[in-house]
Molecule: Bacterial RNase P class A
Organism: Hymenobacteraceae bacterium
Formats: sequence, C1' cells, structure tokens
RNA sequence: CCAGCAAGCCAUCCUAUCGCUGCGGCCCGACCGGGGCCGGAGAGGAAAGUCCGGGCACCGCAGGGCAGUCUGCUUCCUAACGGGAAGGCGCGCACCCGGCGACGGUUGCGUGACCGCCAGUGCCACAGAAAAUAACCGCCCGGCCUCGGCUGGGUAAGGGUGAAAAGGUGGGGUAAGAGCCCACCAGCGAGCCGGCAACGGUCUCGGCUGGGUAAACCGCAGACGGUGAAAGCCCAAAUAGGCCGAUACGCCCCCGCCAGGGGGCAGCGGGCGGCCCGUCCGCGUCGGUGGGUAGGGCGAUGGAGCCUUUCGGCGACGACUGGCCUAGAUAAAUGAUAGGACGCGGGGCUUCGGCCCCGCUGACAGAACCCGGCUUAUCGGCUUGCUGGCCCG
Repeated sequence: CCAGCAAGCCAUCCUAUCGCUGCGGCCCGACCGGGGCCGGAGAGGAAAGUCCGGGCACCGCAGGGCAGUCUGCUUCCUAACGGGAAGGCGCGCACCCGGCGACGGUUGCGUGACCGCCAGUGCCACAGAAAAUAACCGCCCGGCCUCGGCUGGGUAAGGGUGAAAAGGUGGGGUAAGAGCCCACCAGCGAGCCGGCAACGGUCUCGGCUGGGUAAACCGCAGACGGUGAAAGCCCAAAUAGGCCGAUACGCCCCCGCCAGGGGGCAGCGGGCGGCCCGUCCGCGUCGGUGGGUAGGGCGAUGGAGCCUUUCGGCGACGACUGGCCUAGAUAAAUGAUAGGACGCGGGGCUUCGGCCCCGCUGACAGAACCCGGCUUAUCGGCUUGCUGGCCCG
C1' cells in the first nucleotide's frame, strides 16, 4: 500500500427566499376556533415488523386445584424478558502434539430449543434375514445321504444391507465363538477431591455395556387473570326523546277504579301544486334538570431520559459527581425552489499531484402513549484491532 474479517461511529452538507406544526416575548384588536411582528425548536438507526418484556390505564379477583399456553445447561445482569454477560458441555473446521492401535490432548474460529427415551406409549422410509424377542451368507459340532445335497443345533468373530446392526483395539481362550477372561481405550454407576453451580479429575472401585427419536405423544420444573391509548378521565352545544314544575286545552268513540292511553272528526302549520279540490307529514306553551352525541381538553412527552467524573466488577452492569432539556402532530407539520460544496457514474486532458465538461439528486426508510430488547432493510464513508499478500528500511 492492497484485500478480507470483527467492533464502534456517521449516514449528505452550507447559504438565500417562500411556506407548514408547536413554544416564548411584544403589539393591535377587542371575546372572536382574532390578527401582526420578532426569536427559537421541529423524524430514525432502524421511527419498520408489531415478535418478546415492562411502565401506565380500565375491568375482574376469598383461597386452592384441573385444564390451557409459553419457557427449558449453569451463575449473574435487569423494572422485566423468550434479551444480555461470563462460564460449562457437545458438534464441525483448521494447525500441532502423544499413542502400534482403539483413542486422547492444546489453541483458534464457527455453531447448538443444551431438562428427561431403565415412567409409559408410539415411530424408524428404501435396502436388509433382522430396526430391538437379531442367524441371509459364512464358520463349527452332530445325524441322514443317491456324495449333488438335505436336516438338528451352536456361534454376533468375518461378509453383505443401511443414516444407524447389539461397545472398541490387542491378546488369551474355544469345536467354532462370545466381557467368557485379561490389559488398555470409550461410556455408565459409586466413592474421594476441585468448583456457588453447570461440570471437571492424571485418582480408586464395579465387566455394569442398555440402538436412535421428546420443534413424537408424554413426564418433570418454572412462569402466566383479561383487554390495549380506538386504554381511560374531564368539560360540554343544537335537535329529538326522559324526568320535574307552572300554565293552557274543541267534539265524539273505545280501554281503564283513578292517573292516563289509543282512534276518528274539526282546527293550525308545512310539502306536492299557478289556484281550488285532493293527498301526505307534523302539532300544546314556558321554565328547570340528569344522561348521552357533535365538539373541545387531559392522558401526551421531564423520562427505568441524554452526556459526563470517579470508583467497584473479567463482563453485562451498578454506585457516585457535574452538566443539559432534546418533535409532539390528530387527517396528521418536519417541505419546495435556486445556487454552491461533497459523493457516485461517463467522457476528455495531464507536468501523475490533479484539472475540466456532462449527468444523477444521492441507501433503507418516515414519529403517532412511553421505554428496554430482538429481527429485518440499508448507497457511501470514518476510526480501532486482527489476519493474509506485495514493496521498502
């Protein structure tokens, strides 16, 4: 210098003019969703998906259980979590070391829903004799025999099938074999030791050797009341209807003890219509009052807040010191235009330092009660560390 990886950070910028949404000050105007001027503020690292957790609000709730859902190595962090930190163990890859071998060990990186299949039940394609009550070939012993073979038994050492075959390596042993016996390796169990624990051990003992599968049913342990800001609280118009009071009130019929209710005629008002007839609709008046609607306000942005000092901790994080105020819209403001800078793409020139011209507006995307996470999307760039390659000293 180039390339790759990891972590953290930024994520177009400046000026002018015109707007938009809140806030503060002043002035005019006067009580109206008033107006004017000035100042200052105005999207994100994910505001996204709405997946997990909490705050907050309302409803429900004596206590306990069943059912249901979720979670699942350990310890810690946290308001809480299915999130995070540190650690343990398994698996994969790479380098190296030890051993005749089975196998074991160190380091680095990646990765794991990582409780339990001797509580029970189920399932294991194809191939294969057999997928968990293992004899197909082979090997060994015996019987028959037409000497081709047939048949009774033993054997999991060898072959073959498979993703997986009844611990492995080496030896002894045997008719052939087999943890049948021995040494070692791997696993399991018990003891002892270490660790808060998960777990580990170069230690001792026991031949104890049992296929896999629980994001299969299931078992065990823990957690969980429901609904979400359209939650919820407050103020409150007109019209209609409810209740109360005062007052007014033609006729007839029906129901009813009353209070009252229903129907018809008449009257008044309105619609259709130029008018009449006709037809349809409506009908006490005044005052008070409770609820609800339209509308408005609160919730609603000062908070598990941001930056920072020192200390504790491997770390996540915690305590402490000082400073700061940082959108609050509600049909939804945060924009438009012009110029310049930067970046990217193309072309040209070059004294290899750069310069000029044209084009692109230039990643993903936009708050909606708030906060902590996770996941997903993302042009380009900066810083630090590590690894590899090339060059120079």